The part of an RNA shown here (small-subunit ribosomal RNA, 3' major domain) has 478 nucleotides and comes from an uncultured bacterium. Its Rfam family is "Bacterial small subunit ribosomal RNA". Gene Ontology terms of the family: ribosome and structural constituent of ribosome.
Context: one part of a larger RNA
RNA sequence: UGACGGGGGCCCGCACAAGCGGUGGAGUAUGUGGUUUAAUUCGAUGCAACGCGAAGAACCUUACCUGGCCUUGACAUCUGUCGAAUCCUGCAGAGAUGCGGGAGUGCCGCAAGGAACGACAAGACAGGUGCUGCAUGGCUGUCGUCAGCUCGUGUCGUGAGAUGUUGGGUUAAGUCCCGCAACGAGCGCAACCCUUGUCCCUAGUUGCCAGCACGUAAUGGUGGGAACUCUAGGGAGACUGCCGGUGACAAACCGGAGGAAGGUGGGGAUGACGUCAAGUCCUCAUGGCCCUUACGGCCAGGGCUACACACGUACUACAAUGGUCGGUACAGAGGGUUGCGAAGCCGCGAGGUGGAGCCAAUCCCAGAAAGCCGAUCCCAGUCCGGAUUGGAGUCUGCAACUCGACUCCAUGAAGUCGGAAUCGCUAGUAAUCGCGAAUCAGCUAUGUCGCGGUGAAUACGUUCCCGGGCCUUGUACU
Numbered sequence: 001u002g003a004c005g006g007g008g009g010c011c012c013g014c015a016c017a018a019g020c021g022g023u024g025g026a027g028u029a030u031g032u033g034g035u036u037u038a039a040u041u042c043g044a045u046g047c048a049a050c051g052c053g054a055a056g057a058a059c060c061u062u063a064c065c066u067g068g069c070c071u072u073g074a075c076a077u078c079u080g081u082c083g084a085a086u087c088c089u090g091c092a093g094a095g096a097u098g099c100g101g102g103a104g105u106g107c108c109g110c111a112a113g114g115a116a117c118g119a120c121a122a123g124a125c126a127g128g129u130g131c132u133g134c135a136u137g138g139c140u141g142u143c144g145u146c147a148g149c150u151c152g153u154g155u156c157g158u159g160a161g162a163u164g165u166u167g168g169g170u171u172a173a174g175u176c177c178c179g180c181a182a183c184g185a186g187c188g189c190a191a192c193c194c195u196u197g198u199c200c201c202u203a204g205u206u207g208c209c210a211g212c213a214c215g216u217a218a219u220g221g222u223g224g225g226a227a228c229u230c231u232a233g234g235g236a237g238a239c240u241g242c243c244g245g246u247g248a249c250a251a252a253c254c255g256g257a258g259g260a261a262g263g264u265g266g267g268g269a270u271g272a273c274g275u276c277a278a279g280u281c282c283u284c285a286u287g288g289c290c291c292u293u294a295c296g297g298c299c300a301g302g303g304c305u306a307c308a309c310a311c312g313u314a315c316u317a318c319a320a321u322g323g324u325c326g327g328u329a330c331a332g333a334g335g336g337u338u339g340c341g342a343a344g345c346c347g348c349g350a351g352g353u354g355g356a357g358c359c360a361a362u363c364c365c366a367g368a369a370a371g372c373c374g375a376u377c378c379c380a381g382u383c384c385g386g387a388u389u390g391g392a393g394u395c396u397g398c399a400a401c402u403c404g405a406c407u408c409c410a411u412g413a414a415g416u417c418g419g420a421a422u423c424g425c426u427a428g429u430a431a432u433c434g435c436g437a438a439u440c441a442g443c444u445a446u447g448u449c450g451c452g453g454u455g456a457a458u459a460c461g462u463u464c465c466c467g468g469g470c471c472u473u474g475u476a477c478u
Stems, first nucleotide, its partner, number of pairs: 002477001003475003007472007015462002019425005026316008034307002042053002064302007073125001077124002079121005086103007107114002127291002130289003136285002138280003141276001143274001148187006154163003167178003193268004198236007208225002212223003239262001242256005318418001322377007334365003339358002344353003384415001389410007431454007
């Protein structure tokens, strides 16, 4: 100087408290440990691993196992010889592959030959998701969006170092003010950026429809309109600017006015110096080491989906603010040409048929659901709950046995609110309701990332638990 303390002081944070809803009990989904296995590929392991890498494991993926094969190789460059390339096809085989048959001759160049491509040969070499993240780059997590981390000159100290950065106030903030052997500066904070909330201007199609007409069973359907909504460009607006009080005549704080919005308006992007030899050599790159007829390469089948068990994260429930049936209303944000696919018809349904329209403010996915209005059930393992299993089907795909999703009929398990313990959340939040997208042939999505609908309760307070910041103190640690 730091670090640490069951030392002290001050101050923050859904840290506690006050509330609301969960997890821990059940069934299922998913990840992990363990066990098993020929293989159950590998990595991630307190917070910060465990619906994580994986935004899609039937084949492929795939790295694993078994078996069948190849050895200049699936891929790159160089040398030589031959042939244009390429296309069609037979037999054997699980396929890789092996043995054949046929079509076909191009471009540049006078020629020799050349370019591209293919086959063969030899060697230089290729190749490795093999090891080391404790050799590394890059990227990332975490403390933490916490308010800190430093430098130049000066001053003090023999020196390590200190000062500045401490002190008095204040702030979300090393934010600002005042003081001060310091004076300045940098990286951080804030602002500049995006989005949302109000208004104005411009523009008016595919969007809109107030007024004027036309028309329909009905609909901006048509003429038309540019007001409104909206779209997307530009601008205004919020700055403690104004008033009162408190304060040290400061910074600032409290209250008020006006205002769509008030003291950072809400949300996002943005992550200082560093810590954890944190994570990743399986994204990529790369040093070293190792393999080289194999630790490389091709193929078929299997495995990653196993199952006594244990844990994490979720979904669905245990019901009456509920289940079922009928009627009826209102979103936002997305996606669509190897695509989205309407109407109509067939099927109880998944779906089939059909192809209108749409490269999309035009057409389609597309029926929002909770809600509201009625009817029914009457507290029961039930008209709750839906696991499991049997049967029959649909779709995708070369192929659904291992191992897909969905539909219909039947079956109806556990479960009556969950021990110790433990998690999230302070407002359009929690809770609850549905919708979309990426990946993707299909899907194990109850995941993830977004979107809107309905919409709370509570915060006395900082004694305590956890984490953090500043000052100070002790120390046998650095």

The coordinates come from a structure-prediction model, not an experiment, and the mean pLDDT is 84.